[in-house]
Source information: The RNA shown here (transfer RNA) has 72 nucleotides and comes from a Parcubacteria group bacterium. Its mean pLDDT, the model's own confidence on a scale to 100, is 83. It matches the Rfam family "tRNA". About the family: Transfer RNA (tRNA) molecules are approximately 80 nucleotides in length. Taxonomically the source falls in Bacteria candidate phyla (Bacteria). It was read from a public genome assembly.
RNA sequence: GGCCCCAUCGUCUAACGGCCAGGACAGCGCCCUUUCACGGCGUAAAUCGGAGUUCGAUUCUCCGUGGGGCCG
Repeated sequence: GGCCCCAUCGUCUAACGGCCAGGACAGCGCCCUUUCACGGCGUAAAUCGGAGUUCGAUUCUCCGUGGGGCCG
């Protein structure tokens, strides 16, 4: 340098173009317990950036950024 893949809560991970963007762990609060742990209930937290297509984009297209792989 060329080609391919990936990018979503703190972490991991879902989401036929129309979801309140869901779940697990972690965090916080309450309950339980003499206390801790376990357990139960609740709560906050995310779509890498820009443009395009579309009535509507996390999803499709292009450019960029970052990461990974193969080739040279």